Record summary
A computed fold for a 90-nucleotide RNA from Caloramator sp. E03, annotated as Glycine riboswitch aptamer.
RNA sequence: ACGAAACUCUGGAGAGACUCGAUUGAGCACCGAAGGGGAAAACCAAAGUAUUUUGGUGAAGCUCUCAGGUAAAAGAACAGAGAUUUUAUA
Numbered sequence: 001a002c003g004a005a006a007c008u009c010u011g012g013a014g015a016g017a018c019u020c021g022a023u024u025g026a027g028c029a030c031c032g033a034a035g036g037g038g039a040a041a042a043c044c045a046a047a048g049u050a051u052u053u054u055g056g057u058g059a060a061g062c063u064c065u066c067a068g069g070u071a072a073a074a075g076a077a078c079a080g081a082g083a084u085u086u087u088a089u090a
Stems, first nucleotide, its partner, number of pairs: 001089001003086003007082005016028001018027003029070003035066001036064003042057006
């Protein structure tokens, strides 16, 4: 110097301030950017004489909506900055 991890600060979208009940809850509708699940063509590898089978990449901001969310606040993938710790290489 580069990389990684958690921390702090700043920015940060979507969708009912819905209905019933009124303390928690229940119902319907909706959103996609915590977390979680799914996934094609194509390519690669292994097995097999071969058709083929299995695994990997593709992969995600796609998709599902379990969880979460649907005024503000909070949270928020991601981006930028700060300081700390740490692996490996030079």
Taxonomically the source falls in Caloramator (Bacteria, Bacillati, Clostridia, Eubacteriales).